């Protein structure tokens, strides 16, 4: 110094990620309209719906300087009359109605129609017109006949109309004059074709009006301008292709007719043209454009108000007047409405401004004035003017103002919350103090908008006029404003407050009532429902709802994608397109640049002015990205000429292949049939059965016969466009490739439509049938089995012809072309080398770099970097359905929605959990073995049932001999009954009284009512303790264990669960912890993008085996000594058991072997003990909303003369029944009987109890010892003798009867024990289940808690005596790591599909039945124009009649479209608990899945082909590493 001012994102799929993808939402607008509110100005803004119907008033007049007249008003005059009046007078102002002139096509509505030159933009018109207005040139001369109105008569209710007489004119018509018009002809010039122009010459025909106040203002002609308007043409302008073929005046021609004007614009003739995939026809929707809202932009959407243009004026069609019209407030004619009606006829048209009804969610006053602006008339005053300009109503919307400022802590009251003596928050907020006065209120002033016309004066003058000056004229409106005056005085709401989104607590409800814009809240602790406090947000507004842009790159020009996510057509050729090699020359049509024209104003943007400011409004400017002309550039695109070879093709040589298409041929299997050998089974499955077989199968042999298929070779082998293609061989036909560089010379590339090819299956004809096999039958499975398995079996399966046209027609990757490291197999060909090898060129594989990708992955055979073309996609479902068309013979196939409904549907990868998925490893898991249970009778728990009540709780594993370690009464919680209410029991504060004891009467008993005695400790205050009383507390085994704590079970004593840091990955995560080894272990080594740590295993602890040190009393006694009938009994010792206390001992230390180590291995040594010696204590991260509100504690709710307490009875013990856990047996390895041994651990004073006496016995009476290593508390099985001899017994021992003891207030419901007597089931236990690997199991006794006693056969604890058996890891169950597969994550007790049944909700068909617009053919036809005309009318122009042609309209007809509606039907979709089944997801339990076909309720099953979007095994190939 130019240039630029401009772009934000979030929720929401998932356990979690990372993609894709829809949905939602913050933001701006808006003619809006609703809810709740409300002080004021300013400027704009107001029927979006029914172009539905409209009562009233108003929105078009004017001009007497056109006429003729004069109704009605007003002056004047006249007549009568005193007056008042009253009658008369065009005389003057003026002027109804009429004739005439201009206007009334302008202004003003509204947006139906209209997809079309309608509209914007540029162009033409040599194909046109143009009233008033400007210029300029000529002219205005005579002459006629009517008619309106006046009047006079009918007709009719009106509206309106007839005759008659009469009269005017700037009406109306003759004659005259005239050309630069208009026809014809010649010259010239010019120009884009037809042609134009200028001259000239001849012909033809048309004009006029007057009025005056004397200034003037009109009047015909012609020409040019201005101005408006007509036409034409290029481009631009919506949806549907399920709307593809339209057209007969259609397309062109030639003559005409019309018209201002060109045309098929119309008509005769002639010709067959025209219009379309670059989208016609046809349907829908729709007035276009400057604008206007979004947006960074490029775009989408819009069309109110204000400009332009265009269409309409009830609906249709028609023309007249005119300069302008088929005319909003003119006319005619039809149609519907409405309205008057004398029933015989009229009238009307608010999409003008007000109104008013109606529809509606919804939109205004029947207001003032023409004082300005503009318009019409007029010479002018001057009139009209619902245009306008002003007021009214509405917060409708935009901008302004205000609702007070300052100070003022006891941080007042009251609110509200909270951990509540007090804080905290509303809150400087209020009261209080001072201050100000916009805004209202009241008082006084009070504009601008107005200046021109016009009169009236000067000036200048070209006589047409200009120019000063001074009067006249304001609806708004006494309004904008100014000033004065008292006074905080008159003015703040609305919506949110789970998160996106700024703001949070209480109370109250309890899936209810509601809330929601998405995700979603609500089931008793809701910041998300309602209220309150409080706070955020914006404020005279503030949410709501609707729309339409944004976000949305989610239609991707800018700016998307298509292996897997929606998305590459099965495939090929090949039409239009659209792209296109190398070098030159033209040309300039694309591009690029200057220049002119245009793009209307407004509006947007800047700058500047005017309202006190803003909005708003005015002025300049920029822009308006846009079209059209022109004049230049030629790089690149196209165009065209010439020329190249390297893209493509052509030739020769070569060699290659399961290419194709027909024809021969060939073995081996199969089935069949003969015969033949042979004899009872074959065959077939998990297992069997159907079948086949004594009528000879099945097997073996031999021969024949038939059709189909081609083992091995065979391979990620080869060929082909794709689909496929395999024995051998002939014939034909085709194709890449290699090599050589000869020939052409861009001939190329893709390819909508088109056309051909196109597995199976399927259909037609004919043919053939060996196998196999849908359907179908049988048999089996099965709860069923329309299936998986079995035996049959038909189409079909094979061939020829036609058809069908569809598959996971797949590399889920179109098709061409160029580029871009590498290693490394293979085919087929050429090369070089002697040869190992090695180069090139076409395929065909495998593994990587770079790079892409969401990720898996791809990776020269791209899914990498590029360029061209075609296809295709834009959430899920509905659905590849439905209508509709097109093809098929039919199955069907192509083509392809919408209602409605969901927040999702989905891709890759993660981490888990799961598998009737894999490997590896464990574990009384199984297996090997003992023992059991499950049958029997008892005990005990529970379930059910019962009952007043049988209190609760525990319910797979992980409840059931569990909470309960002990329910007669308490216990207890339940029942039934009797009682008490500050309470059964604790606290506090006053009073009173010792405490206590003994009695009465009533009562089941609590209790209630008395009566006697008795007077405490302390110096005292006062204490203990008891009594009524008031308050404050209380109580509760009521509920929530899904509101908690603690505490416990279970996976599991299982070997795991994590951190730091680095690293790898977009990230969820990984990695370490994985990988070889090894272990009871994540134990340890070894490796290795990890290194290290934790919590856990292990050790530490305890018991327990052995030694040892200390200490030795109640325990112990060798040795010394006493003593006894005997006993450590004593007196003493410490050696020894033993007691308790400290210590040692063991670690794979050592030897062999294996082994890198870590560690195994071993009849190894040593040792008490060997590899964790035995047992115990200890339970990681977590899991089961496991259990427990009834042990306890706690939040929350609930009862309070009761759901709280006390008390007697009963009940938890009940019994048709089923389940668990016991014990006791079924006997001889046993039972009785009877003698003799050996423990350890514990407990004892309301206790354990020796001794002794009675009793058969439980026990009693006495009586000693011990608060314990001292005293007590028998061991049993064992042993050893004896007896029974295999039976319901000398087993068993239940019931039951009879006596008895013990506890104990009481043993009826309901104790336990003895003793007699009674002797039941039971003879080893079904299916099926359970412990247990060594001092274990098994047996066998002792103890202890709890307890008055006891229902203990329980549980806990001791010791005695003491086995078997583990081949192993295949299977059952459990758990552990790796992997692997998922549609599972509430995690397989998971997810899910289909019919059937209700319920609602949209939708196809449908017998019909009712409508809508359009079109065709026919029949009629109004007004009207246009043509005809022998009739009448007029001098005449010409009318009228009356004929014809069109035609709105209306009738018929048959059709085709497109709505509504319908008995019935089809299938969708939605819905907390319906019914069958289990299709899929795991290898889903028969791998799924496609297409086709048949078949069954229903997912579906099955056959044929085909896909991996299959698990797992094993083999072979390939490949990277060492």
């Nucleotide at each position: 110094a130019c240039a630029a001012u401009g772009g934000a994102g979030a929720g929401u799929u998932u356990g979690a990620u990372c993609c894709u993808g829809g949905c939602u939402c913050a933001g701006g607008a808006u003619g809006a309209a609703c809810g709740c509110u409300a002080g004021c100005g300013g400027c704009a803004g107001g029927c979006c719906u029914a172009a539905u119907a409209c009562a009233u008033g108003c929105a078009a007049g004017u001009c007497g300087a056109g006429g003729g007249g004069c109704a009605g008003c007003a002056c004047g005059g006249g007549u009568a009359g005193c007056a008042a009046u009253a009658c008369u007078u065009g005389g003057u102002g003026g002027c109804g109605a009429c004739c005439g002139g201009c206007g009334c096509a302008c202004g003003g509505g509204u947006g139906c129609g209209u997809a079309a030159c309608a509209c914007g933009u540029a162009u033409a018109c040599a194909a046109u017109c143009u009233g008033c207005c400007u210029u300029u040139a000529a002219c205005a001369g005579g002459g006629g006949a009517a008619u309106a109105g006046c009047c006079c008569g009918g007709a009719g209710a009106a509206a309106u109309u007839c005759g008659g007489a009469u009269u005017a004119a700037u009406a109306c018509u003759c004659c005259a004059u005239a050309a630069c018009a208009c026809a014809a002809g010649a010259u010239u010039u010019g120009g884009c074709a037809u042609c134009a122009a200028a001259u000239u010459u001849u012909g033809u025909u048309a004009a006029a009006a007057g009025c005056u106040a004397c200034g003037g203002c009109g009047g015909u002609u012609a020409a040019a301008g201005a101005u408006g308007a007509g036409u034409a043409u290029g481009c631009g302008u919506c949806c549907c292709a399920u709307u593809a073929g339209c057209u007969a005046g259609u397309u062109g021609g030639u003559a005409g007719u019309g018209u201002a004007a060109c045309g098929g614009a119309c008509u005769a003739c002639c010709a067959a043209g025209g219009c379309g995939a670059c989208g016609a026809u046809g349907g829908g929707u729709a007035g276009g454009g400057g604008u206007u809202c979004u947006g960074a932009g490029a775009g989408g959407a819009c069309a109110u108000a204000c400009c332009c243009c265009c269409a309409c004026a009830c609906u249709g069609g028609u023309a007249c007047u005119g300069a302008g019209a088929c005319a909003c407030g003119g006319a005619c004619c039809a149609g519907a409405c409405u309205c008057c009606u004398a029933c015989g006829g009229g009238a009307g048209g608010c999409a003008g401004c007000a109104g008013u009804a109606a529809g509606g969610a919804a939109u205004a006053u029947u207001g003032g004035a023409c004082a300005a602006u503009g318009c019409c008339c007029g010479c002018a005053a001057g009139g009209g003017u619902g245009a306008u300009c002003c007021a009214g109503c509405c917060a409708u919307g935009c901008c302004g103002c205000g609702u007070g400022c300052a100070g003022g802590a006891a941080g007042a009251c009251g609110g509200c919350c909270c951990u509540a003596u007090g804080g905290g928050u509303u809150g400087u907020a209020a009261a209080c103090u001072g201050c100000u006065u916009u805004u209202g209120u009241a008082c006084c002033g009070g504009a601008g908008a107005a200046a021109a016309c016009c009169u009236c004066c000067c000036c200048u003058u070209g006589c047409g006029a200009g120019g000063g000056g001074a009067g006249c004229u304001g609806a708004u409106a006494g309004u904008a404003u100014g000033g004065u005056a008292a006074g905080a005085a008159u003015a703040a709401g609305c919506a949110u407050c789970g998160g996106c989104u700024a703001a949070c607590u209480u109370c109250g409800u309890g899936c209810c009532a509601g809330c929601a814009g998405c995700c979603g809240c609500g089931g008793u602790a809701a910041g998300a429902c309602g209220a309150a406090g409080g706070a955020u947000g914006c404020a005279a507004g503030c949410g709501u709802u609707a729309u339409c842009c944004g976000g949305a790159u989610u239609c991707a020009u800018u700016g998307g994608g298509u292996u897997u996510a929606a998305a590459g057509g099965g495939a090929g050729c090949g039409u239009a397109g659209g792209c296109g090699g190398c070098c030159a020359g033209a040309u300039a049509a694309g591009u690029c640049a200057g220049u002119g024209g245009u793009g209307a104003a407004a509006u947007c943007u800047c700058c500047u002015u005017g309202c006190u400011u803003a909005a708003c409004a005015a002025g300049g400017a920029a822009a308006c990205u846009g079209c059209c002309a022109u004049u230049g550039a030629u790089a690149c695109u196209g165009u065209u000429u010439g020329g190249c070879u390297u893209g493509a093709g052509u030739a020769c040589a070569g060699a290659u292949g399961c290419u194709g298409u027909g024809g021969g041929c060939g073995g081996a299997a199969u089935a069949u049939g003969a015969c033949a050998u042979g004899u009872a089974g074959u065959g077939g499955u998990g297992a069997a059965a159907u079948a086949c077989u004594u009528a000879g199968a099945g097997a073996u042999g031999u021969c024949a016969u038939a059709g189909a298929a081609c083992a091995c070779c065979g391979a990620u082998u080869g060929c082909g466009a794709a689909g496929g293609c395999a024995g051998c061989u002939c014939a034909c036909a085709a194709a890449a490739c290699u090599g050589u560089a000869a020939c052409u010379g861009a001939c190329g590339c893709u390819g909508a439509g088109g056309c051909u090819c196109g597995a199976a299956a399927g259909c037609g004809u004919g043919g053939g049938g060996a196998u196999c096999a849908a359907a179908c039958a049988g048999g089996a499975u099965u709860a069923g089995a329309u299936a998986c398995c079995c035996u049959g079996g038909u189409a079909g399966u094979c061939c020829a012809c036609g058809c069908u046209g569809u598959a996971a027609a797949c590399g889920a990757u179109g098709a061409u072309a160029a580029c871009u490291a590498g290693c490394u197999g293979u085919u087929u060909g050429a090369g070089a080398g002697u040869a190992a090898u090695u180069u090139c060129a076409a395929g065909u594989g495998g593994c990587c770099a770079a790079g892409c990708g969401a990720a898996a992955g791809c990776g020269a055979u791209a899914a990498g970097u590029u360029a061209u073309c075609c296809a295709c996609c834009u959430g899920g479902g509905g659905a590849g359905u439905a209508c509709g068309c097109c093809g098929g013979c039919a199955a069907c196939g192509g083509u392809g929605a919408a209602a409605c409904u969901c927040a999702a549907a989905g891709g890759a990868a993660u981490u888990g959990a799961c598998g009737g998925g894999g490997g590896c490893c464990c574990g009384c898991a199984c297996a090997a073995g003992c023992g059991g249970a499950g049958g029997a009778g008892c005990a005990u728990g529970u379930g059910g049932u019962u009952u007043a009540a049988u209190u609760c709780g525990a319910u797979g594993a992980u409840a059931c001999g569990c909470g309960a370690g002990g329910a007669a009464c308490c216990u207890u919680a339940c029942c039934a009954g009797g009682g008490c209410u500050u309470g059964a029991a604790a606290g506090u504060u006053a009073a009173g009284g010792a405490a206590u004891g003994a009695u009465u009467a009533u009562g089941a008993a609590a209790g209630u009512a008395g009566u006697c005695a008795g007077u405490c400790a302390g110096c005292a205050a006062u204490g203990a303790c008891c009594u009524a009383a008031a308050a404050c507390u209380a109580g509760g085994u009521g509920c929530u264990g899904c509101a908690u704590g603690g505490c416990u079970g279970u996976c599991g004593u299982c070997a795991g669960c994590u951190c730091g840091u680095g690293c790898c990955g977009u990230g969820a995560g990984g990695u370490g912890u994985u990988g070889g080894g090894u272990u009871a272990a994540g134990u340890c080594c070894c490796g290795c993008a990890a290194c290290g740590a934790g919590c856990g295993c292990a050790a530490c602890c305890c018991c327990u085996a052995c030694c040892a040190a200390u200490a030795g009393u109640u325990g112990c006694c060798a040795g010394c000594g006493a003593g006894u009938a005997a006993u450590g009994u004593c007196g003493g010792g410490g050696a020894c058991u033993c007691u308790a206390u400290u210590g040692g001992a063991a670690c794979u230390g050592c030897c062999c072997g294996c082994g890198c180590a870590a560690g195994c291995g071993g009849u190894g040594a040593g040792g008490a003990a060997g590899g964790u010696g035995g047992g115990g204590a200890u339970g990681a991260c977590g899991u089961c909303a496991a259990g427990u509100c009834a042990u306890c504690a706690c939040g929350g709710c609930c009862c309070u003369u009761a759901c709280g307490u006390c008390c007697u009875g009963g009940g938890c013990u009940a019994c048709a029944c089923a389940c668990g856990u016991g014990c006791u047996a079924c006997a001889a390895u046993g039972g009785c009987c009877a003698u003799u041994a050996c423990a350890g651990a514990g407990g004892g004073c309301a206790g354990c109890u020796a001794c002794c006496u009675g009793g058969u016995a439980a026990c009693a009476g006495g009586g000693u010892g011990c608060a314990a290593a001292u005293c007590u508390u028998u061991a049993a099985a064992a042993a050893u003798g004896g007896u029974c001899u295999c039976a319901g017994u000398u087993c068993g021992g239940a019931u039951u009867g009879g006596g008895g003891u013990c506890u104990g207030c009481a043993a009826c419901u309901c104790g336990a024990c003895c003793c007699c007597a009674u002797g039941a089931a039971g003879c080893u236990g079904g299916a099926u289940u359970c412990g247990c690997u060594a001092g274990u199991a098994a047996u066998c006794g002792c103890g202890c808690a709890u307890c008055a006693g006891c229902a203990a056969u329980g549980g806990c604890g001791c010791g005695g005596u003491g086995a078997a058996u583990a081949c192993g890891u295949u299977c059952c169950c459990g758990g552990g790591c790796c992997u692997u597969g998922u549609a599972c994550a509430c995690a397989c007790c998971g997810c899910c599909c289909g019919u059937c049944a209700a319920g609602c909700c949209a939708u196809g068909a449908a017998a019909g039945c009712c409508g809508g617009g359009g079109g065709u053919a026919u029949c009629u036809a109004a007004a009207g124009u246009c043509g005809g005309u022998u009739g009448c009318c007029g001098c005449a122009a010409g009318g009228c009649g009356c004929c014809g042609c069109c035609u709105a309209g209306g009738g018929u007809a048959a059709a085709a479209c497109u709505g509504g509606u319908a008995a019935u039907u089809g299938g969708g979709g939605c819905u907390a608990a319906g019914u069958c089944g289990u299709a899929a997801c795991a290898a889903g339990g028969u791998a799924g899945c496609c297409g086709u076909a048949c078949c069954g309720g229903a997912a579906g099953g099955u056959g044929c082909g085909g896909c991996u979007g299959g698990a797992a095994c094993a083999c072979c190939u390939c490949c990277u590493u060492u």
Predicted 3D model of a 1522-nucleotide RNA (small-subunit ribosomal RNA) from a Bacteroidota bacterium. Its mean pLDDT, the model's own confidence on a scale to 100, is 82. It matches the Rfam family "Bacterial small subunit ribosomal RNA".